[in-house]
């Protein structure tokens, strides 16, 4: 340079005129990095906001762990207990439905 590849999850019960959105209880966790396997540790991507010479660019924003126990080494493993999630859209407040997106990217592998 080209090519594939690259995000999962609402099931039960309750209230109500209406809720996969409220309440219990349940589920899910990109990508690279770490003396050892990470949603919460370091960076990043994404989104979202603002500008600008506007198929993108710069610039901002960018949530959330503690304790025990093992071990040489773990905020990564076991064990408890907690906590976190863009935007627009809805007969009612969404991490789970629907759109933007049959998108793009962090990177991954492969020729």
């Nucleotide at each position: 340079u080209c090519u594939u590849c690259g995000g999962g999850g609402c099931g039960g019960a309750g209230u109500g005129a209406a809720a996969u959105u409220c309440u219990c209880c349940a589920c899910c966790g990109g990508u690279g990095g770490u003396c050892a396997a990470a949603g919460u540790c370091c960076a990043c991507g994404a989104a979202c906001a603002a500008g600008c010479g506007u198929u993108g660019c710069u610039u901002g924003c960018c949530g959330a762990g503690c304790c025990u126990g093992u071990g040489a080494a773990a905020u990564u493993c076991a064990g408890g207990c907690a906590c976190c999630g863009a935007c627009g859209g809805u007969u009612a407040u969404a991490g789970u439905c629907c759109g933007g997106a049959u998108g793009a990217a962090a990177g991954a592998a492969g020729a």

Annotation
FMN riboswitch aptamer (RFN element) from Ruminococcus bromii, 111 nucleotides, folded computationally. It matches the Rfam family "FMN riboswitch aptamer (RFN element)". Gene Ontology term of the family: FMN binding. Its mean pLDDT, the model's own confidence on a scale to 100, is 85.